[in-house]
Context: one part of a larger RNA
Molecule: small-subunit ribosomal RNA, 5' domain
Organism: Pedinomonas minor
RNA sequence: GGAUGAACGCUGGCGGUAUGCCUAACACAUGCAAGUCGAACUAGCUCUAGCGCAAGUUAGAGUGGGUGGCGGACGGGUGAGGAACACGUAAGAACCUACCCUUUGGAGGAGGAUAACUGUUGGAAACGGCAGCUAAUACUCCAUAUGCUGAGGAGUAAAAGGUCGAAAGGCCGCCAAGGGAUGGGCUUGCGUCUGAUUAGCUAGUUGGUGAGGUAAAUGCUUACCAAGGCGACGAUCAGUAGCUGGUCUGAGAGGAUGAUCAGCCACACUGGGACUGAGACACGGCCCAGACUCCUACGGGAGGCAGCAGUGAGGAAUUUUCCGCAAUGGGCGAAAGCCUGACGGAGCAAUACCGCGUGAAGGAUGAAGGCCUGUGGGUUGUAAACUUCUUUUCUCAGAGACGAAUAAAUGACGGUAUCUGAGGAAUAAGCAUCGGCUAACUCUGUGCCAGCAGCCGCGGUAAGACAGAGGAUGCAAGCGUUAUCC
Numbered sequence: 001g002g003a004u005g006a007a008c009g010c011u012g013g014c015g016g017u018a019u020g021c022c023u024a025a026c027a028c029a030u031g032c033a034a035g036u037c038g039a040a041c042u043a044g045c046u047c048u049a050g051c052g053c054a055a056g057u058u059a060g061a062g063u064g065g066g067u068g069g070c071g072g073a074c075g076g077g078u079g080a081g082g083a084a085c086a087c088g089u090a091a092g093a094a095c096c097u098a099c100c101c102u103u104u105g106g107a108g109g110a111g112g113a114u115a116a117c118u119g120u121u122g123g124a125a126a127c128g129g130c131a132g133c134u135a136a137u138a139c140u141c142c143a144u145a146u147g148c149u150g151a152g153g154a155g156u157a158a159a160a161g162g163u164c165g166a167a168a169g170g171c172c173g174c175c176a177a178g179g180g181a182u183g184g185g186c187u188u189g190c191g192u193c194u195g196a197u198u199a200g201c202u203a204g205u206u207g208g209u210g211a212g213g214u215a216a217a218u219g220c221u222u223a224c225c226a227a228g229g230c231g232a233c234g235a236u237c238a239g240u241a242g243c244u245g246g247u248c249u250g251a252g253a254g255g256a257u258g259a260u261c262a263g264c265c266a267c268a269c270u271g272g273g274a275c276u277g278a279g280a281c282a283c284g285g286c287c288c289a290g291a292c293u294c295c296u297a298c299g300g301g302a303g304g305c306a307g308c309a310g311u312g313a314g315g316a317a318u319u320u321u322c323c324g325c326a327a328u329g330g331g332c333g334a335a336a337g338c339c340u341g342a343c344g345g346a347g348c349a350a351u352a353c354c355g356c357g358u359g360a361a362g363g364a365u366g367a368a369g370g371c372c373u374g375u376g377g378g379u380u381g382u383a384a385a386c387u388u389c390u391u392u393u394c395u396c397a398g399a400g401a402c403g404a405a406u407a408a409a410u411g412a413c414g415g416u417a418u419c420u421g422a423g424g425a426a427u428a429a430g431c432a433u434c435g436g437c438u439a440a441c442u443c444u445g446u447g448c449c450a451g452c453a454g455c456c457g458c459g460g461u462a463a464g465a466c467a468g469a470g471g472a473u474g475c476a477a478g479c480g481u482u483a484u485c486c
Base pairs, nucleotide, nucleotide: 001486002485003484004483006482007481008480009479010478013356014355015354016353017352018351019349020348021314026312027311028310030309031308032307035070036069037068040067041066042065044063045062046061047060048059049058050057051056077267078266079265087191088190089189090188091187092186095184096183100180101179102178103177104176105175106174108142109141110140111139117132118131119130120129121128122127147156148155149154161172162171163170164169193239194238195237200230201229202228205227206226207225208224209223210222211221212220242264243263244262245261246257247256248255249254269290270289271288272287273286292303293302294301295300320346322345323344324343328342329340330339331338332337359389360388361387362386369380370379371378372377394423395422396421397420398419399418403413430475431474432473433472434471435456436455437454441470442469443468444467445466451458452457
């Protein structure tokens, strides 16, 4: 000199764009953050129409508990752990892949349940038990089969309907197999911090065979056999740490760093476990154990903000319990649509960067006042006053978007941006420094005191270094200090 997710002190007019718990992966009140489908199925309820004296029944529409399907493995958060094929890069072979695209073929026959519901019953509650009834795109069996297993004989695996239509048929689905795309699992070469005041480490350890297991190769697991494997090219141990694209600095080489944005990984109160599923060993799922908090009728239960806001605590320090699904994207749905604290916006903060303004021109009696003075004057200083002008900003009034993709409808932002008119210089300057480094000097006070200080050093009676004043210099809505990196 440059830089910062900064903080502190003094000060503070506006706009645009970004950024905003770096500390306690500390504890969390409250609300919201993942639902959707009635064109899969069955109750219940409501409405309308027809018939009926009524009970009721038929048809249609709406709502909707439960079963069922798809999605809750994405999106969002955090960086605790991890020195590792975690990441980066370059390769590889023994794999899986819902939805999507494409190709070929198929969908025949039969059956038994069950939730909801009704009855009864246990419990304070959470939540159950028993009996009975019922449907399906839920479940099961038989048949069929270019697939799979197998050397071969042979064995073995499937399906579902819904809606529109008068019908033909259309659309959405279903099953099997092949291909693609996308996503993922696995293996390997190389790279990836510090310590030798850590020198030896290792028994599933290294390899083989049989068996098991996985979607898949493999000591992945197990029985037996052999005795291997790693290490001064740093094994093992200990400490520290998410990695990268990047970011900062530097002429570069390099050094430091890994906020925001993007890719990958890991985690979800702590530890362990599996279930479901194409995919999880699953943040807002389940089970067990633990700590903590809450409810309780003391028998037993409930919870997990490292989602968005917000609270307490910690800290030098970090925002609103806001608006909207209008746009983009996602889930479900044939669609209408519903959901979406993703996202789009607004609010707060000079936290950063960029831009603008705080007036312009004229104006000498060089006014007054201040300060200095050798008392002549010098300086503040064209600065002010005063004259003329302008209105960026500001206040008020009027008009008023793009973003919307459309034939039409649909805008949170927002009556915002922007434009026009009116008014009036009106509403707007500070901070640090002035001994040298280093741009900028005098007076007064103080008297090794009070104090200053980044280094050298100032202060003990004429202090350009302390404090105040006048003046000056630098930067400017900021300026200085502190911390850290180059």